This is a predicted structure of a 266-nucleotide RNA (Bacterial large signal recognition particle RNA) from a Clostridia bacterium. NCBI's taxonomy places the organism under Bacteria, Bacillati, Bacillota, Clostridia.

RNA sequence: CCGUACUAGCUGGGGCGGUAGCGGUGCCCUGUACUUGCAGUCCGCUAUAGCAAGGGCGAAUUCCUUUUAGAGGGCUAUUUUUUUGUGUUGUCGGGCAGGAUACUGCGGUGUUGAUGAUCGGGUCUUGCGCAAUGUGAAGCUGUGAACCUCGUCAGGCGGGGAACCGAGCAGCGAUAAGCAGUGUUUCACAUGUGCCGCAGGAGCGCCUGGUCGGAGCUUGUUGUUUCUGUUACGGGCGCAGUCGUAGUUCGACGAAAGGUGUACGG
Numbered sequence: 001c002c003g004u005a006c007u008a009g010c011u012g013g014g015g016c017g018g019u020a021g022c023g024g025u026g027c028c029c030u031g032u033a034c035u036u037g038c039a040g041u042c043c044g045c046u047a048u049a050g051c052a053a054g055g056g057c058g059a060a061u062u063c064c065u066u067u068u069a070g071a072g073g074g075c076u077a078u079u080u081u082u083u084u085g086u087g088u089u090g091u092c093g094g095g096c097a098g099g100a101u102a103c104u105g106c107g108g109u110g111u112u113g114a115u116g117a118u119c120g121g122g123u124c125u126u127g128c129g130c131a132a133u134g135u136g137a138a139g140c141u142g143u144g145a146a147c148c149u150c151g152u153c154a155g156g157c158g159g160g161g162a163a164c165c166g167a168g169c170a171g172c173g174a175u176a177a178g179c180a181g182u183g184u185u186u187c188a189c190a191u192g193u194g195c196c197g198c199a200g201g202a203g204c205g206c207c208u209g210g211u212c213g214g215a216g217c218u219u220g221u222u223g224u225u226u227c228u229g230u231u232a233c234g235g236g237c238g239c240a241g242u243c244g245u246a247g248u249u250c251g252a253c254g255a256a257a258g259g260u261g262u263a264c265g266g
Base pairs, nucleotide, nucleotide: 001266002265003264004263005262006261009057010056011055012030013029014028015027016026020046021045022044023043024042034054035053036052037051038050063259064258065257066256067255068254072250073249074248075247076246077245078244083241084240085239086238087237088236089235092234093233094231095230096229097228098227099226100225102224103223105221106220107218108217109216116212117211118210119209120208121207122206123205124201125200126199127198128197129196130194131193132191133190134189135188136187137186138185139182140181141180142179143178149174150173151172152171157166158165159164
């Protein structure tokens, strides 16, 4: 130096999370590098840190050490780096709504009398009266009693010598009780009836009349100004997240250099 057979060792690694700590199952990054069983209200272990079982490679480009490299993740900080959500603010802006006897222009109204002051009436309400309406009763007209209403009472009946007299049915007439009609008249009762009358109350909102007085009145509208309220817009402030930046930490794949067993044979 080469060959054979073994052994150490390797057969993925890392971050987060969890844990007293380590590893696994879990999520993520990288990468291709065996299999089975256990396992997240967990499974196993103890700084020698998965346990149990089976398989492959095997002293090397594959193992170990040092250096380099830097995918990716974690933590912290940041303020005008980006962006999103959310809370708050109406004495932040815009928008919207409602106002003003502030200004201006326009319009309307006003010597056929404004603003203002004063008196009266009505509208509202109570009481009384009157009218109306409704109901009822009277009144008027008509009808209306076989007899137990009245007047007159034919016939017939009774009394009388006679003249006449009596009771009295029907009929006729007038009426009672009742029924019907009328609505010119009278009386009684009632009421969410009333350009009605009298007396009081309420009220200053509306309408109307008179007197004093003598020139304005009017947010009706444009513009300006101002007040109040409101707002899934914008802004300010705060909070949370994200992008970026800075620091720090862990760190895969890769690269370089070095180191490293046993036995036998040639």

A source record names the gene ffs. Its Rfam family is "Bacterial large signal recognition particle RNA". About the family: The signal recognition particle (SRP) is a universally conserved ribonucleoprotein involved in the co-translational targeting of proteins to membranes. Gene Ontology terms of the family: signal recognition particle, plasma membrane targeting and SRP-dependent cotranslational protein targeting to membrane, signal sequence recognition.